[in-house]
Context: one part of a larger RNA
């Protein structure tokens, strides 16, 4: 080197189970002050539902009553007519009782009385309540009608008791007893409420996803001298304004500086020069503009109506220019301009829906409702080419279909941060930069931390510590050997060489770590999938239960605690150990 037997698990990114974490995209769980139903419950109307009474409001019709500003006899409601009315069918006055009152009176009834009382005339804007008729504000009675409230009835209706068919708390009759009672049950029907209960919604980009931004329109610069070009690049803006800030004619020239010049100063007004722009531009930039587009006056309404040759942009859909023509106007003598603003933002489709106008259609005819055409109002439809008129969360109880298109662990690839080593040498080191330090820079390695990217791996690559085997690098803790010293010696420091061996028990924590306690010659620093779970552990971390503190209206949730939690007998092949045999 081969074979074979026994054993052992480093590997075959071993086997198992289309990753439970995650992150699209889809389902269901559950919770609510998401959104729209919805049972239930509740309040009303109607029926099922009859018969009185009594009171109260309204409306009517009759009867009687009542109406004070101030002056005036006095408590004068408007209007017409009117010279006379009442009265032995009991006048004024007295006495009593009632109703009302602005407190003065007014109005009725009952007794006495036993012959009168009041109007016209006068004062007052307006004449007599003398007396007659009509309309009115107040109040009373009577009557009718509808309502409304209270209550009384029995026959519906309800409930309880009874008997028959019959065995029966089901059904059907019988008889007509108690009890309620036109409630109440039911039926319809409009409100209210209604997560008890359903059906759904809860965006999209994103150097993983949340949380933060953000989503349309305009400038400038990435932008590589046509045009147009991305990003969670990098600076700023807009969702209006203006009736003149708009057309026309016509006239002017800014900012600043110098000099003078009352009050007046750095800067107010005024005059001379100088001045191509350094000002102005309604509002951000660019780009323009003095022949000016700037800045002042007179007159105006071209911020017109109907049409568009031909470009420009363009996936459509939209957007932007526009010579002419016709009509009708503003302003200039006139040629001529004027279809809004120096440009470029200042915005919203279809569908509905206001309001005008209309020559079109109009369900046999003729109308109309309705459509239709012009014009026109309503959207932070701003997630802004707008999914509906109309929408939140939460799931560690969670399911499914992909994903290494996409995060957690390892690796990778960088090398900001780490760690180690060089140059410079201002400075400390009494003195002296380098015995030991070394600021402000600068140069590199190295690939242990913290990251940054998102390459294999999501039809699985187990994840901290500890235990047990360990290998290996040297930038060496200790042992060896040197060289320097601010090396008297002892001890040290500090640099070279050195990888042979070695590198401790314990006490607290789940620790690595770190602390503290005793030693020791030392009690290194690192890779190795932060070595090693097909070798153990299972204390942390990371499923399902449950507590506290917090967060939340709640379902729930916390790199917060905290108490509890399934670790898979059999070795096929590479490796590797022991043995035997060629």
């Nucleotide at each position: 080197c081969c074979c074979a037997u026994a054993u052992c698990u480093g590997g075959a990114c071993a086997a198992a189970a289309a990753g439970a974490c995650c992150c699209c995209g889809g389902c269901a769980u559950c919770u609510u002050u998401a959104c729209u139903g919805u049972a239930g419950c509740u309040a009303g109307g109607c029926a099922u539902u009859g018969a009185g009474a009594u009171a109260a409001a309204g409306c009517g019709a009759u009867a009687a009553u009542u109406g004070c500003a101030g002056a005036g006899c006095g408590u004068a409601g408007g209007a017409a007519g009117g010279a006379g009315a009442c009265u032995u069918u009991g006048a004024a006055g007295c006495u009593u009782c009632c109703c009302u009152u602005u407190u003065g009176g007014g109005g009725g009834g009952a007794g006495u009385g036993g012959a009168g009382u009041c109007g016209c005339c006068a004062a007052u804007g307006u004449a007599a309540c003398a007396c007659u008729u009509c309309c009115u504000u107040u109040u009373u009675g009577u009557u009718g009608u509808u309502u409304u409230a209270u209550u009384u009835c029995u026959g519906a209706u309800u409930g309880g008791a009874g008997c028959c068919c019959u065995a029966a708390u089901c059904g059907g009759g019988c008889a007509a007893c108690c009890a309620a009672a036109a409630c109440a049950g039911u039926g319809u029907u409009u409100g209210g409420u209604g997560g008890g209960c359903a059906g759904u919604u809860u965006g999209a980009c994103u150097g993983g996803g949340g949380c933060g931004g953000u989503c349309u329109c305009u400038u400038a610069c990435u932008a590589a001298a046509g045009a147009g070009u991305a990003a969670c690049g990098u600076a700023a803006g807009a969702u209006u304004u203006c009736a003149a800030a708009g057309g026309u004619c016509a006239u002017c020239u800014c900012a600043g500086g110098u000099u003078g010049u009352a009050u007046g100063g750095a800067a107010a007004u005024c005059a001379a020069c100088c001045g191509a722009a350094g000002a102005g531009u309604a509002c951000a930039a660019a780009g323009g503009c003095a022949u000016a587009a700037g800045a002042u006056g007179g007159c105006u309404u071209u911020a017109c109506u109907g049409u568009g040759a031909g470009a420009c942009a363009u996936a459509c859909a939209a957007g932007u220019c526009g010579g002419a023509c016709a009509g009708u106007u503003a302003c200039g003598a006139a040629a001529g301009u004027a279809g809004g603003a120096c440009u470029u933002a200042g915005u919203g489709a279809c569908c509905u829906u206001u309001u005008u106008g209309u020559a079109g259609c109009g369900c046999a005819u003729g109308g109309a409702a309705g459509c239709g055409c012009a014009a026109u109002u309503g959207g932070u439809c701003a997630a802004a080419g707008g999914a509906u008129a109309a929408a939140a969360g939460u799931u560690a109880c969670g399911c499914c279909g992909g994903g290494g298109a996409u995060a957690a662990c390892a690796g990778g690839c960088u090398a900001g941060u780490c760690u180690u080593g060089c140059c410079u040498a201002a400075g400390c080191g009494u003195u002296c930069a380098c015995a030991g330090c070394g600021a402000c820079g600068g140069c590199a390695a190295g690939g242990u931390u913290c990251g940054g990217c998102a390459c294999c791996u999501c039809g699985a690559u187990g994840u901290c510590g500890g235990c047990u085997c360990a290998u290996c690098a040297c930038a060496u803790c200790c042992u060896g050997g040197g060289g320097g010293u601010g090396u008297a010696u002892c001890a040290g420091c500090u640099c070279c060489c050195a990888a042979g061996g070695g590198u401790u028990a314990g006490g607290c924590u789940g620790u690595u770590c770190g602390c503290c306690u005793a030693u020791u010659a030392a009690a290194g620093u690192g890779g190795u999938a932060c070595g090693c779970g097909a070798g153990c552990u299972g204390g942390g971390u990371u499923c399902a239960g449950a507590c506290c503190g917090a967060a939340g209206u709640a379902a729930u949730u916390c790199a917060g605690g905290u108490c509890g939690g399934u670790c898979u007998c059999u070795a096929u092949c590479c490796g590797a150990u022991a043995u035997g045999g060629g």

About this RNA
The prediction has a mean pLDDT of 83. Large-subunit ribosomal RNA, domain V from a Candidatus Dojkabacteria bacterium, 582 nucleotides, folded computationally. The source organism's lineage runs through Bacteria, Bacteria candidate phyla and Candidatus Dojkabacteria.